[in-house]
Predicted 3D model of a 72-nucleotide RNA (transfer RNA) from a Paludibacteraceae bacterium. RNAcentral holds the sequence, with entries from ENA. Its Rfam family is "tRNA". Its family is annotated with triplet codon-amino acid adaptor activity in the Gene Ontology.
C1' cells in the first nucleotide's frame, strides 16, 4: 500500500426496505425473605458519521473512521 469482511443498549445477540429498533444479561426501585440470596414485577438505555437512492433506510449505494484478515 491492495483485497475482502465488519460496526445496532455497559456486554451477547435479533431485527434484509414497511416500525414504537427487540430479547437476553448488566444495572436501579418494587413485591416475597429477620437479613442476604434465589424467584417474581417493573424501569432507564443503543442503529460510527457525512451523503445518496426511496414515499419509506438498521437494511441499499458512495465517501469517511474504527476493527478484523490476506497479501506484497
Nucleotide at each position: 500500500g491492495g483485497u475482502c469482511c465488519u460496526g445496532u443498549a455497559g456486554u451477547u445477540c435479533a431485527a434484509u426496505g414497511g416500525a414504537u429498533a427487540g430479547a437476553a444479561u448488566c444495572a436501579c426501585a418494587g413485591u416475597u425473605u429477620c437479613c442476604u440470596a434465589a424467584a417474581c414485577u417493573g424501569u432507564u438505555g443503543a442503529u460510527c458519521c457525512g451523503g445518496g437512492u426511496u414515499c419509506g433506510a438498521u437494511u441499499c449505494c458512495c465517501g469517511g473512521c474504527g476493527g478484523g484478515a490476506c497479501u506484497a